[in-house]
Context: one part of a larger RNA
RNA sequence: UUGGGCGUAAAGCGCUCGUAGGCGGCCCGUCUGGUCGGGAGUCAAAGCCCGGGGCUCAACCCCGGCCCGCUCCCGAUACCGGCGGGCUUGAGUCGCGCAGGGGAGGCCGGAAUUCCGGGUGUAGCGGUGGAAUGCGCAGAUAUCCGGAAGAACACCGGUGGCGAAGGCGGACCUCUGGGCGCGCACUGACGCUGAGGAGCGAAAGCUGGGGGAGCGAACAGGAUUAGAUACCCUGGUAGUCCCAGCCGUAAACGAUGGGCACUAGGUGUGGGGGGAUACGCCCUCCGUGCCGCAGCUAACGCAUUAAGUGCCCCGCCUGGGGAGUACGGCCGCAAGGCUAAAACUC
Numbered sequence: 001u002u003g004g005g006c007g008u009a010a011a012g013c014g015c016u017c018g019u020a021g022g023c024g025g026c027c028c029g030u031c032u033g034g035u036c037g038g039g040a041g042u043c044a045a046a047g048c049c050c051g052g053g054g055c056u057c058a059a060c061c062c063c064g065g066c067c068c069g070c071u072c073c074c075g076a077u078a079c080c081g082g083c084g085g086g087c088u089u090g091a092g093u094c095g096c097g098c099a100g101g102g103g104a105g106g107c108c109g110g111a112a113u114u115c116c117g118g119g120u121g122u123a124g125c126g127g128u129g130g131a132a133u134g135c136g137c138a139g140a141u142a143u144c145c146g147g148a149a150g151a152a153c154a155c156c157g158g159u160g161g162c163g164a165a166g167g168c169g170g171a172c173c174u175c176u177g178g179g180c181g182c183g184c185a186c187u188g189a190c191g192c193u194g195a196g197g198a199g200c201g202a203a204a205g206c207u208g209g210g211g212g213a214g215c216g217a218a219c220a221g222g223a224u225u226a227g228a229u230a231c232c233c234u235g236g237u238a239g240u241c242c243c244a245g246c247c248g249u250a251a252a253c254g255a256u257g258g259g260c261a262c263u264a265g266g267u268g269u270g271g272g273g274g275g276a277u278a279c280g281c282c283c284u285c286c287g288u289g290c291c292g293c294a295g296c297u298a299a300c301g302c303a304u305u306a307a308g309u310g311c312c313c314c315g316c317c318u319g320g321g322g323a324g325u326a327c328g329g330c331c332g333c334a335a336g337g338c339u340a341a342a343a344c345u346c
Base pairs, nucleotide, nucleotide: 003318004317005316006315007300008299012314014200015199016198017197021193022192023191025087026086027085028084029083030082031081033080034079035076036075037074038073039072040071041070042069049065050064051063052062053061054060090190091187092186093185094183095182096181097180098179102176103175104174105173106172108170109153113149114148115147116146117145118144119143120142124135125134161168162167205246206245207244208243209242210241214240215239219235220234221233222232257313258312259311260310261309262308265291266290267289268288269287270286271285272284273283274282275281295302296301319346320345321344328339329338330337331336
């Protein structure tokens, strides 16, 4: 490379938007660029290949020959494509409803913790497997009253909801994104995917400023131990929180890219629509679970939320180590990130 693959063996980009490109619904007309058929020209000779022939064979030599490419002419018009016209089922819009921890800002609340002040009160508290460090007669722990601060929001809470993902949970207000159902009024293919690109992106980390209750890398001490740079305990700085700006990673996981269509059932649950109704039922759309047939799978398992059956587009893999490293480039304040080898070795 031809291929074969990507849930767990190597392999789905963390997610989304979107450029080029690729692909694209139903009907009519038209053109005939692609496509198909026929013809002509050309592709020098030799050589290769195939068929035949001549030297006794062969080498060697002679004769004939395609396939295929390009150009032109004639013809065909189903499909692809161009142009024109139409359609509504794809897509979008509109109207009326619905659910929601979707996002941003502001404001408020109670429980708890710590600290501070005061009251009561006295000899311990704390901690562990047992202890000790630590705190306490300068009055701790406990308890009551008052105050301050920061962070997180018990119950509800769910096998539940929302979001593209990361993620989102006290109450209220303002601003704001998306989804679903019903109507089927409007537009009339406006679609799908998406190399580059752009934006978003947990935690930790970084810069400047603020904040700092609890927790707590580092660090210190106490224990344990042969040792104990740990596990346990007492402390505790960064950090954790806020604002602005970086970083751009992850077991960013469903380890499963996106879209459309099709393919047994059963049962639960969240949101909506409709029909029945003294019924706890039926139909339908969207989401989310479990079980399970066909089918698929190396097996495990998946199974209308596919890992089944097909089509379209993107990304990625190609033995282990070396190595997600070196070098170079780009990005970053740095930490480092992205891209990404080879020698050598098994």